[in-house]
C1' cells in the first nucleotide's frame, strides 16, 4: 500500500439419506434390515524417486469406501460470504 496468502475470532448461508421392523414407551434409546456422503478416518491418478524388469515408496479431490458418523427437530457440518485482528507475497 486499490494488500496476494495463511491463521484466528464474531456473525450469516449451508446438502443428502427410513412416515422401516422388533423391543422399550413420552422419550428420542437398543437391536435388525435398508440407505446417505459434507466433520474425522482409509484408498489412488498424473508426476517424482529407486529398480534390468516385475514392482516399491511418496502422492489430490466435493472422486471411491463407509470404519466412525448420520437418515423428525435441535445440534453438528465440508465449503462459503461479511467484518475484525495478526501475517506481509508480487510490485
Nucleotide at each position: 500500500a486499490u494488500g496476494a496468502u495463511u491463521a484466528c475470532a464474531a456473525g450469516g448461508g449451508g446438502a443428502g439419506a427410513g412416515u422401516u421392523c422388533a423391543c422399550a414407551u413420552u422419550a428420542a434409546g437398543u437391536g435388525g434390515c435398508g440407505c446417505c456422503g459434507a466433520c474425522g478416518g482409509a484408498g489412488c491418478a498424473a508426476a517424482u524417486a529407486c529398480g534390468a524388469a516385475a514392482g516399491u515408496a511418496u502422492g489430490a479431490a466435493u472422486c471411491u469406501c463407509u470404519c466412525a458418523g448420520g437418515c423428525a427437530a435441535a445440534a453438528a457440518g465440508a465449503c462459503u460470504c461479511u467484518u475484525g485482528u495478526a501475517u506481509g507475497a508480487c510490485g